[in-house]
């Protein structure tokens, strides 16, 4: 310091369900660890670690031997020496003995029971903890005691001999011992008996006089002294046995197990208790507080992680237990049923002569196999331990050390400082530059690790000496050089860290959400970033995070989740007051909790991991003192829980009997004549054999009209005419009685709607199946005509429903009002009401509190106790096996593989509804005119074609882009031809620039000439400059090439529809509400009132142009009342009036009257040209449609680049069996013709507009003239009106098409322009089924001009003339607005989705 208390410290989330929001809820993911593997990588060192699979098989070696101081032999060697031989007489050789030294097969003793290996078995006193043995052994050790007399009698080796392949065996015979065996001795020990004494914990232990019985020994060593050993017996110690308490993994789809099973008596057996074992007796023992059964597994100390509490693991190290090739057995022995030991039996290998044998590596190494995977046939017995021995020592694959592998955990290196021309490459780029980046390069150091060379340890302890595998290794000291030493993942978001290019829903990532379909920060490579570092990442397991199984710490209305309901068993909890006990519970004290670990301190290794020392902890059993609130346990008492009594009154409560009318059918009879009956509209069916309708008689069933009430009763299911009978429950008052007698309630037993099943009755009506009719594209449905099982009774059975209040019972608290329906009690009249209070039930509407939120709020889903039930994502499945229950149908229990990332609850906003209320609009109605039929015109689609260029396709493409395709345009398409280009901008050279004419051709062009021309500025006159041409290189140009889904701009649509938002404030966790809703109004979110709301902005309206009155000004090109004047406002005159064009007024609901809320307004109404926006236009909110356009234009990406670009000539956009849109003319008498005649506004006009005259039959042509316009021209305006014909016919309607002859514009009218003339005369007689306009100068209906345009209009934008009809009204169909519901839609009903087939 840990540790206790206070303080402090610790306890972190995210991402993904929707358009959003919240909340459940699950998936995933960032930590952290490992006996790990894989993949890419790779310097060094320390200290650990290493088959987790196949308890598979194993070659070869090694792992358990020692003691001659226990025996007796055999051998060597030395020495010494006696015999014999041979003879080269002092050598040699054979041999018997003595000594010393030393080997040791074999008898013997100790030890192979330890040490080392593995985790198959095992779910059990195996373990782990705490206890007992008064139920027990214990070789070596220690201690204490006593003692070791005398004898015997075998057997290995040995040797002979025989068997046998061998391993080995057998017979004879000889010998020793600390081998073996009698007999003495008993201190003592045991047995059996015993006077008596003491103690405990139940059997029972213990002392113990006496006297009986049985039971021992061995020797070695030494010159001795001694030591070593030996018997016997006591304590001790260490070691083992056995017992018991407590704990120790799933499954109940395992509910019942057990015959030595339980217990007892009696003998065996063991050390030792006991059914351990065996004989007799007895029925019992376990078990929902999980017995039996099946999986699973060696336990544990401790390891991982966790804030804990708890998950999870059981290498490695230590403690226990099991096991040894499978099973079994028991010998020896202190101790074993023994890994390297016996015997039997299986399996496998070996050997083998075929008769028989040998063998066990889960001991170290090693081999194979198996496997993602796990190492050296290594050195030492120097430390440390262990066996033998007195001892020297020997033996030790325990150990000690090396060895090999990044497998872990630490350390260290891979260099440091300076160094900006910010080189070079690389990558990017807006082409400026930025970025790798001080990074390199260069200087200046340094030497850790490396390498040479020297030196050189501790580890070695006990008195001396000797003894080091490791290892010539740590360490040290010199020298030498930056020299040999960086990888791996990742970079969309979670989660740090971005750019390029390659691909193009491909290839391919992915942990989850999800990326990729031509601009991918997500895929693959560079570049550059970020993490981490000798090692990164990847996969696998475990805990965290998950408060996601919740004790700490979760729910059950509507997400998962309350049993259908009720009685009651164990069980769980339990009212007040006292005494007592201490079981829980608090609290001192012992014991015990191994060590190592883990924490905190000290030391150490140069630090670290490592390793030492000390202490803390070990939350835990035991045992013992000690407190008594609480809980328990015993006693006693108490009335408030709860129960009974007495009085009462209520009410479809339950069962059984009878009894009642209405109604429906059917039957019999009468009247009676054709229908009846049913729908949305029919038929099916009944009816002239008489129905339906009436009218009376009957017969059967089965329900009970009004009363009738979010009234009543009952546990729930349920319960409804009356009347009697039994009969349950709940309330109200009373306070006599009993005294916690009480809640709850797994199992259990009983009640349980329909509909179902059974036996037997009924059977009016209704009515599944069934039939028939209709509907429908089909209709096994819905409508309609029958109709059968049920439906009703009685008995059985079945046990289920949205069995719901989707809300379990029970009890206490904690605000108030308001209906009822029963009852009681005051006061009042007293005759009932009324009125207060209390009470039980049933309902409504609100407060706190609660709740995700919707809501619930004394009848809670508040607060709080007690108890059962249930749930832990969806989907598969309430499904499959199993049991149980049921006649069956079917029911109560109830899984997984496999799949998804969600499924879900509430509420938001919005869109939708064949929802609901309000209102609008030519949206219906009411009316006019058309459109679809024809003929042409034009536009599409089709189709054709060398091309018929492209674009637009519902409304909102289709007389649209195109306000005008014979060439051009112009984009297509054939053909011939250019390649820096037709066009721009840099360079270099050369040259002004223009320009004419000739030849080829279809031109484009190409080829031979040059006539003619020399410009502007400066000059020093050599020249340069400026524009411009040529002609060359390359950068470049150019693209009506793709992409409108990558964009600007810009259009169109809802819709000129009344609507879209935002500040602040307020509400809501929150998305969001509010304002903007309601009441009136109005074209309008116009405006008024009212209101948590006040305010504001884009829209609306006004503000602008136009038209429609007037007034001023001004008077030419207008105009013309007087005056004059002419063919004419022609001119003189004037500006009155028109008109012109500029600036004014005028119209505001200002006035009256009603009405309305005294507003807002709205209805008449006056006065005015005009009245309630006077008409018309312009004007387009947020926002929607990936609406339309890259071919107006602009532009990013991609593509092309002697061609997808630029030029020419023809061709084509103009094609035609067809099909659709828009329009022209017209089918005719409201008419067409002829004929004469009237009235306008708005344009336009110089390459024009064209008058007048001539000319042509006519477009038209020719010649002259005004006009850049109030002046001149266009320029007859036409329908209308007058007169005249045409009489209803395919015509004097209609005009197509077609011939013939012209005009005009153009270089050029074949493809393919427009007009005239004469001639031809098609189809068409008012147009099906749909459908478009249009509410007043509107519709029709007439003609006149403009753009465009050389030429061309039936189309388009304008003008003006004449000029209607209709509009009750909101029901329908369209479309729009606002309020308001429901929703599983949100790409938003052109939504979502079920099923079936492929």
């Nucleotide at each position: 310091a840990a540790u206790u208390c206070g303080c402090c410290c610790u306890u972190a989330g995210a991402g993904u369900u929707u358009g959003c929001u919240u909340c459940u809820g699950g998936c995933u993911c960032a930590g952290g660890a490992c006996g790990a593997a894989c993949g890419c990588u790779g310097g060094c060192g320390g200290c650990g670690u290493g088959c987790c699979u196949a308890a598979c098989a194993c070659a070869u070696g090694c792992a358990a031997g020692u003691c001659g101081a226990g025996c007796g032999g055999a051998g060597a060697c030395a020495u010494u020496g006696g015999a014999g031989a041979g003879c080269u007489u002092g050598c040699u050789c054979u041999u018997a003995g003595a000594u010393g030294u030393u080997u040791u097969a074999g008898c013997g003793g100790c030890g192979g029971a330890c040490g080392g290996g593995u985790g198959a078995g095992u779910a059990a006193c195996g373990c782990g903890u705490g206890a007992g043995c008064a139920a027990u052994c214990u070789g070596u050790c220690c201690u204490g005691u006593a003692c070791a007399g005398g004898g015997g009698g075998a057997u290995a080796a040995c040797a002979a001999c025989u068997g046998g392949a061998a391993a080995c065996a057998g017979u004879u015979g000889c010998u020793a011992a600390u081998a073996c065996c009698g007999c003495a001795u008993g201190a003592g020990a045991c047995c059996a008996c015993a006077a008596g004494g003491c103690c405990g914990c139940a059997u029972g232990g213990u002392c113990a006089a006496g006297g009986g019985g049985u039971c021992a020994a061995a020797g070695g060593a030494g010159a001795a002294a001694u030591c070593c050993g030996g018997u016997a017996u006591a304590g001790g110690g260490u070691g083992a046995g056995c017992u018991c308490g407590c704990g120790u993994c799933u499954g109940a789809u395992u509910a019942g197990a057990u015959a030595g099973u339980u217990g007892g008596u009696g003998a065996g057996g063991u050390a030792a208790c006991g059914g351990c074992c065996c004989a007799c007796c007895a029925a019992g023992u376990c078990a929902a507080c999980g017995a039996u059964c099946a999986g699973u597994a060696g336990c544990c100390g401790a390891c991982c992680u966790g804030a804990g509490a708890g998950g999870g693991u059981g290498a490695u190290c230590g403690g226990c237990c099991a096991c040894a090739u499978u099973g079994g057995a028991a010998c020896u022995g202190a101790g074993a049923c023994a890994c390297g030991g016996u015997c039997c039996a299986a399996a496998c290998u070996c050997c083998u002569a075929c008769g028989g044998g040998a063998g066990g590596c889960a001991g170290c190494a090693g081999u194979g196999g198996g496997g993602a995977a796990u190492a050296u046939u290594g050195g030492g017995c120097a430390a440390u331990g262990g066996g033998c021995g007195a001892a020297a020592g020997c033996c030790u694959g325990a150990c000690c050390c090396a060895g090999c592998a990044a497998c872990g955990c630490c350390g260290c290196g891979u260099g440091a400082g300076g160094g900006a021309a910010g080189a070079a490459g690389g990558u990017u780029u807006u082409c400026g530059g930025a970025u790798u980046g001080u990074a390199a390069a260069c200087c200046u150091c340094u030497g850790u690790c490396c390498u040479u060379g020297g030196u050189g340890a501790c580890g070695a302890a006990g008195g001396a000496a000797g003894u080091g595998a490791c290892g010539g290794u740590a360490g040290c000291c010199a020298a030498g050089g930056a020299g040999g030493a960086a990888g791996c993942c990742c970079c969309g978001g979670c989660u740090a860290a971005c750019u390029a290019c390659g691909u193009g829903c491909c290839a391919g990532c992915a942990g989850c959400c999800g990326c990729g379909g031509u601009a991918a920060u997500a895929c693959g490579u560079a570049g550059g970033g970020g993490g981490c570092a000798a090692g990164c990442g990847u996969u696998g397991u475990c805990c965290g995070g998950a408060a996601u199984g919740a004790u700490u710490g979760g729910g059950c209305g509507u997400a998962a989740a309350g049993g259908g309901c009720g009685c009651g068993u164990a069980g769980g909890c339990g009212g007040c007051c006292g005494u007592u006990u201490a079981a829980g519970u608090c609290u001192g004290g012992a014991g015990u909790g191994a060590a190592a670990g883990u924490c905190c301190u000290u030391c150490u290794u140069u630090c670290a991991a490592g390793g030492a020392g000390g202490g803390a902890a070990u939350u835990g059993c035991u045992u013992u003192g000690g407190a008594u609130a609480c809980u328990g346990g015993a006693c006693g008492g108490c009335u408030u829980g709860a129960g009974u009594g007495c009085a009462g009154g209520a009410g479809a409560g339950g069962u059984a009997a009878g009894u009642g009318g209405a109604a429906u059918u059917c039957c019999c009879a009468g009247u009676g004549u054709a229908g009846c009956g049913g729908u949305g509209a029919a038929a099916u069916g009944c009816g002239u054999a008489g129905a339906g309708a009436u009218u009376g008689g009957g017969a059967g069933g089965a329900a009970c009209a009004c009363c009738a009430g979010u009234g009543g009763c009952g546990a729930a299911g349920g319960c409804g005419a009356c009347u009697u009978a039994c009969u349950g429950g709940a309330c109200u008052g009373u306070a006599a009685c009993u005294g916690a007698c009480g809640c709850u309630g797994a199992g259990g037993c009983g009640c349980g709607a329909a509909a179902g099943u059974g036996u037997g009755g009924g059977g009016a009506g209704c009515a599944a199946a069934c039939a028939g009719g209709a509907u429908u594209a089909g209709a096994u449905a819905c409508c309609c005509u029958g109709g059968u099982a049920g439906u009703c009774c009685a008995c059985a059975c079945u046990g289920u429903a949205a069995a719901c209040g989707a809300u379990g019972a029970a009890u206490g608290c904690a605000a108030g009002g308001u209906g009822u329906a029963g009852g009681a009690g005051g006061u009042a009249u007293c005759g009932g009401c009324c009125c207060c209070u209390u009470u039980u039930g049933u309902g409504c509407g609100c407060c706190a509190g609660u709740u995700a939120g919707c809501g619930c709020a004394u009848u809670a889903a508040g607060u709080a106790u007690u108890c059962c039930a249930c749930c832990u994502g969806g989907g598969g499945a309430g499904u499959a096996c199993g049991c149980c229950c049921g006649c069956a149908a079917g029911g109560u229990u109830g899984a997984a593989a496999c799949u998804c990332a969600a499924a879900g609850g509430a509420a938001u906003u919005g869109a939708c509804g064949g929802g609901g209320g309000c209102c609008c609009g030519c949206a219906c109605a009411a009316g006019c005119a058309g459109u679809g039929g024809a003929u042409u015109a034009u536009g599409u689609g089709g189709u054709u074609u060398a091309a018929u260029u492209c674009g637009a396709c519902g409304c909102a493409a289709c007389g649209c882009g195109a306000a005008g395709a014979a060439c051009c345009u112009u984009a297509c398409c054939a053909g011939g031809a250019c390649u820096u280009g037709a066009c721009a901008u840099c360079c270099a050279a050369c040259u002004a620039a223009c320009g004419a004419a000739g030849u080829a051709g279809a031109g484009a062009u190409a080829c031979a000439u040059u006539a003619g021309g020399u410009g502007c500025c400066c000059u020093u006159c050599g020249g340069g400059g400026a524009a411009a041409g040529u002609u060359g290189a390359g950068a470049c140009a150019g693209g009506u090439g793709g992409u409108g889904c990558a964009u600007g701009g810009u259009u169109g649509u809802c819709g000129u529809c009344a609507g879209c938002u935002c500040g602040u404030g307020u509400c809501g966790u929150g998305a969001g509400a509010u304002g903007u809703u309601g009441g009136g109004u109005u074209a309008a979110g116009u405006c008024c009132c009212g209101c948590a709301a006040c305010g504001a902005g884009c829209g609306c309206a006004a503000c602008c142009c136009u038209u429609g009155c007037c007034u001023u000004u001004a008077g030419u090109u207008g105009c013309c009342a007087u005056c004059a004047u002419u063919a004419a406002g022609u001119u003189g005159g004037g500006c009155a009036c028109u008109c012109u064009a500029a600036a004014g007024g005028g119209a505001c609901u200002g006035c009256c009257u009603g009405u309305g809320a005294c507003a807002a307004g709205c209805a008449g109404g006056a006065g005015g040209a005009a009245g309630g926006u006077g008409g018309g236009g312009a004007u387009g909110a947020c926002g929607u449609c990936a609406a339309g356009u890259c071919c107006u234009c602009a532009u990013g990406g991609c593509c092309c680049u002697u061609a997808c670009g630029g030029g020419c000539c023809g061709g084509g956009c103009u094609a035609c069996a067809c099909a659709c849109g828009u329009a022209c003319u017209a089918c005719a008498a409201u008419g067409g013709c002829g004929a004469a005649c009237a009235c306008a506004g708005a344009g336009g006009g110089a390459a024009g507009c064209u008058u007048a005259c001539c000319u042509g039959a006519g477009a038209g042509g020719g010649u002259u003239g005004g006009c850049g316009g109030a002046u001149c021209c266009u320029a007859u305006a036409a329908a209308a009106g007058u007169c005249g014909u045409c009489u209803c016919a395919g015509u004097u309607c209609g005009g197509a098409u077609u011939g013939c002859a012209c005009u005009c514009u153009g270089c050029a009218a074949c493809u393919c322009g427009a007009g005239u003339g004469c001639a031809u005369g098609a189809a068409g007689u008012u147009g099906g089924a749909a459908u478009c306009g249009c509410u007043a100068g509107u519709a029709a209906u007439c003609g006149c001009g403009g753009a465009u345009c050389a030429g061309c209009a039936g189309g388009u934008c304008g003008c003006g003339g004449u000029g209607a009809a209709u509009a009750c009204g909101a029901u329908c169909c369209c479309g729009g607005g606002c309020c308001u519901u429901g929703u599983a839609c949100a790409c938003a009903c052109c939504g979502c989705c079920c099923g079936u087939c492929a």

Small-subunit ribosomal RNA from an uncultured bacterium, 1398 nucleotides, folded computationally.